Predicted 3D model of a 1426-nucleotide RNA (small-subunit ribosomal RNA) from a metagenome. Its mean pLDDT, the model's own confidence on a scale to 100, is 83.

[in-house]
């Protein structure tokens, strides 16, 4: 303001552009790399922006662009076109000290710049002062490069390169160089590990380790290498550049389909993987970087905050009192005892947490004022010092104070069989479950859950996982190889290693000294700051390698010379299956032929198969042909090992010995290399008796594809060629030294003694082979001059046991196979040597009625009993080789009785206490029932004390009810005591001390001898004791003495009843006797053997007595007893059954099967029992069982209660009987409540089986076996059994070979649960892992070609486009650059052919693990064939 616009502030500010500087730092990751990549020392042909310094200069033109305006394109990114302007931007030209090229040393050429802000002004140009540009020196700093040294695992990866390795020239670089190129030449690199494959960034440090190691490479720091993959260049001082550019691949994203964008291994975030790992935080306050004059901007470098016990570090979660030792809760031997001063309670701190108030240090510098000092003309300006004012805090109102209240809000986890610190109790019952090993659980689990208590760590504790210790278990410090893993089958021998004596000389190794390095942190020692610690900070150590310098010279090497003790030649000698070729030679097998000869050979443990009347075997002759070489001979000998053996020759290898003449260290050892190499194989060509894999046949065996036998083929044999391996063994490399001895014994040299030469014998040395042994070594066994000893070199092996002397791959080989050689799985052991039991189809001694010699049974028969089994309601239970089975049982009709049936009882049939109650209970009666029992009636206590004469209160004792309990012949004998059996009356089993051995253990205890014995003797590293043996106990045989009834009667007496007496018989106390004491012979002794003498002779005959120990022996039903079930029943009672069944098997009796007998008849002799609810006489009845009877006996008195076998006569006469007596049927007798199931006995009748007993099997050695009879416990009765007891009364034992069992001493051994052991191997079934395999499929990697992007470089180009220079006639040319073609090299791509190495693969191969599968028995002993 005319609404179109001016103008001022905002502000010369946002924002955009030129320019300039930085963006190559910082920050991140380790993907690649085995490398000059990284440590570490050295170096030489080089750059360096910013920064110091010094020296010299900063004149004088020019053309141009952005930004901006106006257009055009395009979805976008972006991109044209016209105008317009500046600079410290660009570009010429001057000048050029110094630089740099060229030189004829006189010169010559080339080749730079940018200003900008102040300050005094003499006035239009000068000083001058910062900041700056330009050349040039030097410096500091940073890069570039080069080398010596060190730097994973593979050889089942042994040959690699061609620009590859040097030369010259060139061309390129910031710089040397094959770094390119052209020619030229054939080199580099390897067993000191080349190429190749794996696999990984290096280091300072960090973890362990005593140390050397080993092991790892987060954090912090140096270096390197990457930036979605691969390639490329521009820019710059510096990239071949995380947040630049270009292409090409994969990928994502936007599109308008034409074409774009894009890289978090920056800091937060997100998704995805994963066992698993933080916030899209604040701030540039500090520290540090970039730009600037500065104010100041940026700065997920960086300071801080925020989440995680993830680490280290400090700190609390409470301190003193506190005994009824509280409740509770474990536990308990019910007394306790623990949980525990632990808790309540009392009295007290106040640290974190919480609340309220205060409240830091990190912040001084830049800049700004003042003053000063030196440049300077200067009181500008800038630089240095010095003072002053003032501003700046992300964490933070955070550390940190101080106050209040207030024991309040704060403890877990793992473990408790050893190891390894810590125990009970339930629960489970090889289940559940534990577990690092080793190993717990299968009914008393400190081991598995839980509880109670204890331990050890503590805001932490436990696992898993991963490293180092221990690991001397890779051993350099510091290991080994005869048997535990480990010596190369042997020689040669090249590389390497190692190497008498002595003299110079050198200084490589070696020492020594100085000095450079060995970044800083870290470690460590000393101080010091945070309350202390962690943590931080300062000094000092440390720092073992490298590299320069100076130096020593002993010993190693290098180089000279020299020796002669190692080696090696030389000469004289000697031995030998050494090795190779050739010829001979006997004997003995076998065939063949010929006699002669008859019927068998032949072969085994025994047979056969085999030969044999076609004449065999046997035996004489001749003949062939192969192979081996008898005596000698050997503990002998030679070779390098393999391995050599009749005799002779030839050729030839080592050896040894004498002598010291030559060489003058020539030597030792030995990866690779080469040779050798038994036996079997294999290929070719020959031989081809005998023997013999495969094969065949007979045996043998369940089998018998073996062990025996008869055959009998490769093959042995001999030439040439492979293989190349054996337990190729001394399980012991080679070489040189040293280190006691004895004692053989094979070669040679020497001395010496005897001897007539041969010869005989005693030394010494050297060489090889034995055997024994000291030291010393070794785990031991053993080695020990031929070491497995002591040292020195060198070489080869080993590192837990199985996969596995293999797989897969390489080399060899005709094959067979041979070298080299793994893994995954699985296991907690495999091994060695030595001990001590067992053990053997090992060995020696030695005992037993163990065999053998004898006698008598069993086993068949019939009964009796016991068992198994089957029945059953129940047939209770227990015992099972010897060591169950006439056993528990020494006696089941009821009872026993535990079983079954059925009725019954529950404080019970019994014990014990408390309470209450009664005062009975028994006893008797009757009623139901089988009976227990239940119910009625009947009966009606006792002592004290009180008071009263009825009582009441204690006590005893009985009953009743209630509780505690009682009770169990339920279970476990594999929780147990006791007690038995059995090896076994077998002679063993141990201990102490001392030796010896590393130990386990061992001597004693063995060895010679004895013996019934571990009995005694003797030797003796053993002396000595125990338990065991034996003795001492009983008995029995002989006797003194003592006794002398119920016993005895010799002599005496007598009423014949007895007296009397103890001589003898007996009985029973006490003694004695018997001890190898004597005598002979042997013998050291023990002792043994005969003999005397006695009644008895070598423990006189028997008994009792059973060592340490073994069988998880047997007993829970004899008894005690831990656990553990049952409580109106798994407890008690009663009745009746069962235990007694019966197809059958078995074991133990008994009676027989007859004449050594049975019958009758008569008639002799015993011991040892037992006997009152008893034996029971005489008598007497009955055929008899037994009645009836009732003397006598508590027993040397009386009874049971005649002994039978014997003897004497008789009869029968060989048969199922005059044998045998089961079975049955009758009658009966005795006990007993009761003989039915289910007694015993008797009479009479009945009259089975049996005619001496297969296989097998038992007793017994003397008064025994047989064989007759009599008693006894048990028991009312009921024995063929047990246990005793006398009578008759034999045979046999050469002897220890075998059979069984034991002792001892000695071998083996892979058993130790100890041969009823251990254990191989296929087969069969399930897991697992791995090899092969047609093939699939993806990957890495070489070679050749083909294309060929971006770039870079060269050539080209008058076609197009072009400000700066030059020339111009001003039109324009020109030079040059852009474009564009082309040519080289070029990444991703493709085609083709090879290579590695990985995944799957039907089927298939062997491996390996799997309480109880099949077949065998193959080792372990002589393993049954070593």
């Nucleotide at each position: 303001u005319u609404c179109g616009g001016g103008g001022g502030c905002a502000a010369g500010u946002a924002a955009a552009g030129u320019g300039g500087c930085g963006a190559a730092c910082g920050g991140g990751u380790g993907c690649g790399u085995a490398a000059c990549g990284c440590g570490u020392g050295a170096g030489a042909a080089u750059c360096u922006a910013c920064c110091u310094u010094u020296c010299a200069g900063u004149a004088a033109a020019g053309g141009a662009u952005a930004c901006c305006u106006u257009c055009g394109g395009g979805a976008a990114a972006c991109c044209g076109a016209a105008g317009c302007u500046a600079a410290u931007a660009c570009u010429g030209u001057a000048u050029g000290a110094g630089u740099c090229c060229c030189u004829u040393c006189g010169g010559g050429g080339a080749g730079a710049a940018a200003g900008a802000c102040g300050g005094c002004c003499u006035c239009u140009u000068g000083c001058u002062g910062u900041c700056g540009c330009u050349g040039a020196g030097a410096g500091a700093u940073g890069a570039g490069c080069u080398c010596g040294c060190g730097u994973a695992c593979u050889a089942u990866u042994a040959g690699c390169u061609u620009g590859u390795u040097g030369g010259u020239g060139a061309g390129g670089u910031a710089a040397a160089g094959g770094c390119u190129c052209a020619c030229c030449a054939a080199g580099g690199c390897u067993u000191u590990g080349a190429u190749g494959g794996u696999u990984a960034g290096c280091c300072g440090a960090c973890c362990u380790a005593a140390g050397a190691g080993g092991g790892u490479g987060a954090u912090c720091g140096g270096c390197c290498a990457c930036a979605u993959u691969g390639g490329g260049a521009c820019u710059g001082a510096g990239a071949u550049a995380c947040g630049g550019c270009c292409c090409a691949g994969a990928c994502u994203c936007c599109u308008a389909c034409g074409g774009g964008a894009g890289g978090c291994a920056g800091c937060a975030g997100u998704g995805g993987g994963g066992a698993a790992u933080a916030u899209u935080g604040c701030a540039c306050a500090a520290u540090g970087g970039g730009c600037g004059a500065a104010a100041g901007c940026c700065u997920g470098a960086u300071g801080c905050a925020g989440c995680g016990a993830c680490g280290c570090c400090g700190c609390g979660u409470g301190g003193a009192g506190g005994a009824u030792g509280a409740c509770g809760g474990u536990u308990u031997u019910c007394g306790g005892a623990u949980u525990g001063u632990a808790a309540a309670c009392u009295c007290c701190u106040g640290u974190u947490a919480a609340g309220u108030g205060g409240g830091a240090a990190g912040a001084a510098a830049u800049g700004c004022c003042u003053g000063u000092g030196a440049a300077u003309a200067a009181u500008a300006u800038g630089c240095g010092c010095a003072g002053g004012a003032g501003a700046u805090g992300a964490c933070g109102g955070u550390a940190c104070c101080a106050c209040u209240a207030g024991a309040g809000a704060a403890a877990g986890c793992u473990c408790c069989g050893g190891c390894u610190a810590a125990c009970u109790u339930c629960g489970u019952g090889c289940c559940a479950g534990c577990a690092g090993c080793c190993g717990c659980g299968g009914u008393a689990a400190u081991a598995c859950g839980a509880g109670g208590g204890g331990a050890g760590c503590a805001a932490g504790c436990g696992u898993u996982a991963u490293u180092c210790g221990g690991a001397a278990u890779c051993a350099c410090u510091g290991g080994g190889c005869g048997u535990a893993a480990a010596g190369g089958g042997c020689g040669u021998g090249u590389a390497g290693g190692u190497g008498g004596u002595u003299a110079g000389u050198u200084a490589a190794g070696u020492c020594a000294g100085u000095u450079g390095u060995u970044a800083a942190a870290u470690u460590u020692c000393c101080c010091g700051g945070c309350c202390c610690a962690a943590c931080c900070g300062g000094g000092a150590g440390c720092a073992g390698g490298c590299g320069a310098c100076u130096g020593a010279u002993a010993c190693u090497g290098g180089c000279u010379g020299a020796c002669u003790a190692g080696a090696g030649c030389g000469u004289g000698g000697a031995a030998g299956a050494g090795a190779g070729a050739a010829g001979u030679g006997g004997a003995a097998u076998u065939a063949u032929c010929g006699g002669a000869g008859u019927a068998g050979c032949g072969g085994u443990a025994a047979a056969a198969u085999g030969c044999g009347u076609a004449g065999a075997u046997c035996u004489c002759g001749a003949u062939a042909g192969g192979a081996a070489c008898a005596c000698c001979g050997a503990u002998g000998g030679c070779g390098a090992a393999g391995g050599c053996a009749g005799c002779u020759u030839c050729u030839u290898g080592g050896u040894c010995u004498a002598c010291u003449g030559c060489u003058g260290a020539c030597a030792c050892u030995a990866a690779a290399g080469c040779g050798c190499g038994a036996a079997a194989g294999c290929g070719u060509g020959g031989g081809g008796a005998g023997c013999a894999a495969a094969c065949a046949g007979g045996a043998u065996u369940a089998g018998a594809u073996a062990c025996c036998c008869u055959g009998g083929u490769a093959g042995u044999c001999c030439g040439c060629g492979c293989c190349g391996u054996a337990a190729a063994c001394g399980a012991u490399g080679a070489u040189c030294a040293c280190u006691a001895g004895a004692u053989g014994u094979a070669g040679g040299c020497u001395c010496u003694g005897c001897u007539u030469u041969g010869g005989c014998g005693a030394g010494g040395c050297c060489u090889g082979u034995g055997u024994u042994g000291u030291a010393g070594c070794u785990a031991a066994c053993g080695c020990a001059u031929u070491a497995a000893g002591u040292g020195a070199u060198c070489c080869g092996c080993c590192u837990g046991g199985g996969a596995a002397c293999u797989a897969c791959g390489g080399u060899c080989g005709c094959a067979a196979g041979a070298u080299u050689a793994a893994a995954a799985c699985u296991c907690a052991a495999a091994g060695g040597a030595a001990u001590u039991g067992a053990c053997g189809g090992g060995g020696g001694u030695c005992c037993g009625c163990a065999c053998a010699a004898g006698c008598g049974g069993u086993g068949g028969a019939g009964c009796a009993u016991g068992u198994g089994g089957u029945u059953u309601a129940a047939u209770u239970c227990g015992a099972c080789a010897c060591u169950a089975c006439g056993c528990g049982a020494g006696g089941a009709g009821c009872c026993u009785u535990a079983c079954c049936u059925a009725g019954g009882u529950u404080u019970g049939a019994c014990a014990u206490g408390u309470a209450c109650u009664c005062g009975c209970c028994c006893g008797c009666u009757g009623u139901a029932g089988a009976a227990a029992u239940a119910c009625a009636g009947u009966u009606u206590u006792c002592c004290a004390a009180g008071u009263u004469u009825a009582c009441u209160u204690g006590g005893a004792c009985g009953g009743g009810u209630a509780c505690a309990c009682a009770g169990g012949u339920g279970c476990u004998g594999c929780a147990u005591g006791g007690c038995u059996g059995u090896c076994g009356u077998c002679a063993g089993c141990u201990c102490g001390u001392g030796u010896c051995g590393u130990g386990a253990g061992a001597c004693g205890u063995u060895g010679g001898g004895u013996u019934a014995a571990g009995u005694c003797c003797u030797c003796u590293a053993a002396c000595g004791a125990g338990c065991g043996c034996a003795a001492c106990c009983c008995u029995u045989g002989c006797u003194g003495c003592c006794a002398g009834u119920u016993g005895c009667u010799a002599u005496c007496c007598u009423u014949c009843g007895g007296g009397a007496g103890c001589a003898c018989u007996c009985u029973g106390g006490u003694g004695g006797g018997a001890c190898u004491g004597c005598c002979u012979g042997g013998g050291a002794a023990a002792c043994c053997a005969g003999g005397a003498g006695g009644a008895a002779g070598g423990u006189g005959g028997g008994g009792a007595u059973g060592a340490c120990g073994u069988c998880a022996a047997g007993u829970c039903c004899u008894c005690a007893u831990g656990g553990u079930c049952c409580u109106u029943a798994u407890a008690c009672c009663u009745a009746g059954g069962g235990c007694u069944a019966c197809a059958c098997a078995c074991g133990u009796g008994u009676u027989a099967c007859a004449a050594u007998g049975g019958c009758u008849a008569g008639u002799a002799c015993a011991a040892a029992g037992g006997g009152a609810g008893g034996c029971g006489a005489a008598g007497u009845c009955g055929c008899a069982a037994g009645g009836c009877g009732g003397a006598g006996c508590a027993a040397a008195u009386c009874c049971c209660a005649u002994a039978a076998a014997g003897c004497u006569a008789g009869u029968c006469u060989a048969a199922g009987u005059u044998c045998g007596g089961a079975u049955u049927g009758g009658a009966g007798u005795c006990u007993g409540c009761a003989a039915c199931c289910c007694g015993a006995c008797u009479c009479c009748a009945u009259g089975a089986a049996g005619u001496u007993g297969a296989a097998a099997u038992c007793g017994c050695u003397a008064g025994u076996a047989a064989u007759c009879g009599c008693g006894u416990a048990u028991c009312a009765g009921a024995a063929c059994g047990a246990c005793g007891c006398g009578g008759u009364g034999a045979a046999u034992a050469c002897g220890u070979u075998c059979u069984c069992g034991g002792a001892c001493c000695u071998u083996g051994u892979a058993c130790a649960c100890a041969c009823c052991g251990c254990c191989c191997g296929u087969c069969a079934c399930a897991c697992c892992a791995c090899g092969a395999a047609a093939a699939u499929u993806g990957u890495c990697u070489a070679u050749a070609c083909c294309a060929g992007a971006a770039a870079u470089u060269g050539c080209u180009u008058u076609a197009g486009c072009u400000a700066a220079c030059c020339c111009u006639u001003c039109g324009g040319g020109g030079a040059g650059g852009c474009g564009g073609g082309u040519a080289a090299u070029g990444a991703a791509g493709g085609u083709a052919u090879g290579g590695g190495g990985g995944a799957u693969g039907a089927u298939u191969g062997g491996g390996g693990u799997g309480a109880a599968g099949u077949c065998g028995u193959a080792a372990c002993a002589a393993g049954g064939u070593a």